Small-subunit ribosomal RNA, 3' major domain from a metagenome, 499 nucleotides, folded computationally. It matches the Rfam family "Bacterial small subunit ribosomal RNA". Its family is annotated with structural constituent of ribosome and ribosome in the Gene Ontology. Its mean pLDDT, the model's own confidence on a scale to 100, is 82.
Context: one part of a larger RNA
RNA sequence: UGACGGGGGCCCGCACAAGCGGUGGAACAUGUGGUUUAAUUCGAUGAUACGCGAAAAACCUCACCAUGGUUUGACAUGUAGGAAGUAGUGAACCGAAAGGGGAACGAGUCGUCAAGUCCGACAACCUACACAGGUGCUGCAUGGCUGUCGUCAGCUCGUGUCGUGAGAUGUUGGGUUAAGUCCCGCAACGAGCGCAACCAUUUCCCUAUGUUGCUAUCAUUUUUUUAUCUUCUGAUAAAGGGGUGAGCACUCUUAGGGUACUGCCCGGGAUAACCGGGAGGAAGGUGGAGAUGACGUCAAGUCAGUACGGCCCUUAUACCAUGGGCUACACACGUGUUACAAUGGUCGAUACAAAGGGUCGCCAACCCGCGAGGGGGAGCUAAUCUCUAAAAAUCGGCCCCAGUUCAGAUUGGAGUCUGCAAUUCGACUCCAUGAAGCCGGAAUCGCUAGUAAUAGGAGAUCAGCACGCUUCCAUGAAUACGUUCCCGGGCCUUGUACA
Numbered sequence: 001u002g003a004c005g006g007g008g009g010c011c012c013g014c015a016c017a018a019g020c021g022g023u024g025g026a027a028c029a030u031g032u033g034g035u036u037u038a039a040u041u042c043g044a045u046g047a048u049a050c051g052c053g054a055a056a057a058a059c060c061u062c063a064c065c066a067u068g069g070u071u072u073g074a075c076a077u078g079u080a081g082g083a084a085g086u087a088g089u090g091a092a093c094c095g096a097a098a099g100g101g102g103a104a105c106g107a108g109u110c111g112u113c114a115a116g117u118c119c120g121a122c123a124a125c126c127u128a129c130a131c132a133g134g135u136g137c138u139g140c141a142u143g144g145c146u147g148u149c150g151u152c153a154g155c156u157c158g159u160g161u162c163g164u165g166a167g168a169u170g171u172u173g174g175g176u177u178a179a180g181u182c183c184c185g186c187a188a189c190g191a192g193c194g195c196a197a198c199c200a201u202u203u204c205c206c207u208a209u210g211u212u213g214c215u216a217u218c219a220u221u222u223u224u225u226u227a228u229c230u231u232c233u234g235a236u237a238a239a240g241g242g243g244u245g246a247g248c249a250c251u252c253u254u255a256g257g258g259u260a261c262u263g264c265c266c267g268g269g270a271u272a273a274c275c276g277g278g279a280g281g282a283a284g285g286u287g288g289a290g291a292u293g294a295c296g297u298c299a300a301g302u303c304a305g306u307a308c309g310g311c312c313c314u315u316a317u318a319c320c321a322u323g324g325g326c327u328a329c330a331c332a333c334g335u336g337u338u339a340c341a342a343u344g345g346u347c348g349a350u351a352c353a354a355a356g357g358g359u360c361g362c363c364a365a366c367c368c369g370c371g372a373g374g375g376g377g378a379g380c381u382a383a384u385c386u387c388u389a390a391a392a393a394u395c396g397g398c399c400c401c402a403g404u405u406c407a408g409a410u411u412g413g414a415g416u417c418u419g420c421a422a423u424u425c426g427a428c429u430c431c432a433u434g435a436a437g438c439c440g441g442a443a444u445c446g447c448u449a450g451u452a453a454u455a456g457g458a459g460a461u462c463a464g465c466a467c468g469c470u471u472c473c474a475u476g477a478a479u480a481c482g483u484u485c486c487c488g489g490g491c492c493u494u495g496u497a498c499a
Base pairs, nucleotide, nucleotide: 001499002498003496004495005494007493008492009491010490011489012488013487015483016482019447020446021445022444023443026338027337028336029335030334031333032332033331034329035328042053043052064324065323066322067321068320069319070318073131077130078129079128080127081126082125088105089104093100094099108122109121110120111119133313134312136311137310138309142307144302145301146300147298149296154193155192156191157190158189159188160169161168162167173184174183175182199290201288202287204258205257206256207255208254210252213248214247215246218245219244220243221242222241223240224239225238226237227236228235229234261284264278265277266276267275268274340440344399345398346397347396348395349394356387357386358385361380362379366375367374368373406437411432412431413430414429415428416427417426453475454474456472457471458470459469
């Protein structure tokens, strides 16, 4: 100087407390351990592994296993030599395919040349050699990227001063802040990386914009309902819906600006920084939520994303193919989904979004099917067409506390779709079946406001497959006295036989 202390002081954080909802019990999904296996490929392992790499394992992927094959190789460059029915296409036959086999068809580019043939070179092929190739090893040889402490408020430097020196000071102190934020003081004075701000988003206003968006007013057209008249055909009037014109008021789109700064008032405070309250305001004291992660720590993670040193394999640890496996199952754990019901289930009616995707695509109307879906073919490279129905909510009927009209696992049968192919091993539909489960021990997790909880939408991956992930909107709480205690962190101080 650090680190540590079941030392002290001050302070903070969903850290505790106060609350709300879960996990731990059940079934299923998914990951992991273990076991099994020919193989169940590999990696990740307290916090910081375990719905993680994987934003999609039927084949492929694929690295694993079995079997069958290839050996200058599936791919790249070079050297030397060779072969004109050469390169390429590739029938019969063997085979699970790969591969072997080789009938038949059958070329190209450039140069030379008046032109053609010949000739030479190239491309391609064969042989040989350099080499290719390796998801083989080492993340404790590395780059790059990432996690974590932690969006915590810290980490340092120059000059000066002090100390023999290691070092100290500054950075400590008094206040204050989300903050080493700011003020005051001070042998320090300044500066850098962090903090904050600058960036994009959301909330309010103004200006511009006006199609594909919008429709207040106006015109026109069509249609529905009601009322009156009536020759019973219709006419007139009122209200509502749709189309077209017209318009850009409004909503909205997308650009450019404005707005919030403790600016104003009161009180407290060292008259400071700042704190408490108030006004005005769409918004108030960092308005909300993002991106942004200092010096460093864990020889943290990754050689299987790519790159790269070294080592290893080279008729195999390379390459190709078929089939299997990664999906096994006595069990243990993590993360989720669905429930155990009446704040519910079911049937019918009816209302309100935002954000995304779409041409090898999204697919309307209409028809068929109980349904998954099939037919159909309009429109759309999209503010135009389409996915698209939002769902919970609301209104009405039934159920009447039961293993039930709860719950839906499992199993049988019949189907649909994708795809060469759903047996191992896809998703969905219909009929039947109707398991455990009546709120969960010790323990443990998340969350402070448009949050938790509840309910749906979309997207990536993707032929198909989502209870996972990312994102969007809807409904929308309770509680926080407080900092004694648990956990983590910051500053000062103290002890130490630790470095």